[in-house]
Molecule: Bacterial RNase P class A
Organism: Phycisphaerae bacterium
């Protein structure tokens, strides 16, 4: 400089001006005055948690999830580090990666044949038996034709897959039939915590895929979720008083009828308040002190990293019809069109992305104009 490969970081900037939402001071009220006001993804709600309310001795079954091995974490199906396997020259990457030698299912179309293997073409026909020729000491002997029995699986074709591959040797034509190497099973040694590598001996091979198909193994899981949940609480409807009337000579008590007005209950609905803006405690009440925290930023140690540890900071929006906005200017940035050799100007653009909190936190996924920034790889050319 070309190509290409991981990874972070920002995602318009100042200024006027006019709203909106929440706190807080003052103010009789109207209002005014300071402070704070979206994201890297707030999104999906995929997962794992706190918190909340039901269930619930234990243990089992079921039913779901998770799956290489070693960390890390509060947890996780995440993340880091490693092995194996495919891709790439390489930096890197991508892989729901436990078991098919417990057992059951299944494998379209094509194919002879999809799992007790099989034989379509196809090869041979050594052996036997049929024929044909030549010789005979008539016992048989040679040679040839054919595909009867048989024998084979190398070749051809199918098809994602076809019963180890490759090569020599064998054979009558083939075969792990022999050998060699490669693979695979066992079994031992070495190096790893481990997955697993590496070596060495033995075995001619045990034997097809398919568990995001039931199944087994090993681990891990109780259900709903903040519209959880708790507290307060009108009207109406409900009780229990009261009231009125009767039986009665009075009280008590019964019975009727009323609840218009009064009084009281308990559940609770509308609806309000918390949960909910990090939490608790003290307290001199000031945005005070102190302690807590899977919180956030940062620096230091420690680790290959993920992360832990430890120091200072700092804790910062919050609604229930749901705010976080408009509109001017100036400046970046893109684009378009002219002008210029170029550097660049001049004009224009309803050009400047995805999108938006709704109990909180840790991942994952997804969407993203455009700016930056670091590390690494390869080529090539120069010092």
């Nucleotide at each position: 400089a070309g190509a290409g490969u991981g990874g972070g970081u920002c995602g318009g900037g100042c200024g006027g001006u006019c709203g909106c939402c929440g706190g807080u001071u003052u103010g009789a009220a109207a209002g005014a005055g300071c402070c704070g006001g979206a994201g890297g993804a707030a999104a999906g709600u995929c997962c794992g948690a706190g918190c909340a309310g039901g269930a619930c001795a234990g243990g089992g079954c079921a039913c779901g999830g998770u799956g290489g091995u070693g960390g890390u974490u509060a947890a996780c199906g995440g993340c880091c580090a490693c092995c194996c396997g495919g891709g790439g020259c390489a930096a890197c990457u991508c892989g729901c990666g436990g078991g098919a030698a417990a057992g059951u299912g299944c494998c379209a179309c094509a194919g002879a044949a999809a799992a007790u293997a099989c034989a379509c073409a196809g090869c041979c026909g050594a052996u036997g038996g049929c024929c044909c020729c030549g010789a005979u000491u008539c016992g048989u002997c040679g040679g040839g034709a054919a595909a009867c029995a048989g024998g084979c699986a190398a070749u051809g074709g199918u098809g994602a897959a076809a019963u180890g591959g490759u090569g020599c040797g064998g054979u009558a034509a083939g075969a792990g039939c022999g050998c060699a190497c490669c693979g695979c099973g066992g079994c031992g040694c070495c190096g790893g915590u481990g997955a697993c590598g590496g070596u060495g001996c033995c075995g001619g091979c045990a034997g097809g895929g398919u568990a995001a198909a039931c199944c087994c193994c090993a681990c891990c899981g109780c259900c709903u979720g903040c519209a959880a949940g708790a507290c307060c609480a009108a009207g109406c409807a409900g009780c229990c008083g009261g009231u009125a009337u009767u039986c009665g000579g009075c009280c008590c008590g019964g019975a009727u009828a009323u609840u218009a007005a009064c009084g009281g209950c308990a559940g609770g609905u509308a609806g309000g308040u918390c949960g909910c803006a990090u939490c608790c405690c003290g307290g001199a009440u000031a945005u005070c002190g102190g302690g807590a925290g899977a919180g956030c930023c940062a620096g230091c140690u420690g680790g290959c990293a993920a992360c832990a540890g430890u120091u200072g900071g700092u804790c910062a929006a919050g609604a229930u019809u749901a705010a976080u906005g408009g509109c001017c200017g100036c400046c970046g940035c893109c684009c378009g069109u002219c002008a210029g050799a170029a550097g660049u100007g001049a004009c224009g653009g309803c050009g400047c992305a995805c999108a938006g909190a709704a109990c909180u936190c840790g991942g994952c996924u997804u969407a993203c104009a455009g700016a930056c920034c670091c590390g690494c790889u390869c080529u090539u050319a120069u010092u």